[in-house]
Molecule: transfer RNA
Organism: Coemansia erecta
RNA sequence: GCCGGCUUAGCUUAGUGGCAGUAGCGAUUCGCUCGUAACGAAUAGGUCGUCAGUUCAAUUCUGACAGUCGGCA
Numbered sequence: 001g002c003c004g005g006c007u008u009a010g011c012u013u014a015g016u017g018g019c020a021g022u023a024g025c026g027a028u029u030c031g032c033u034c035g036u037a038a039c040g041a042a043u044a045g046g047u048c049g050u051c052a053g054u055u056c057a058a059u060u061c062u063g064a065c066a067g068u069c070g071g072c073a
Stems, first nucleotide, its partner, number of pairs: 001072007010025003018056001027043005049065005
């Protein structure tokens, strides 16, 4: 330099053109306990990498850019 994959919560991830986007771990609070852990319940946490385009409607489709991983040279 060329080609391809990936980017969603603090971490790992599901998801599909149409309701206010999932779960686990983690965090916080409460319960339980003499106390801690474990366990149970609840709560918070996401401008779905950025900028444009298509569309009545984009996390989803298209393009560029950025990051990351892999392949070729």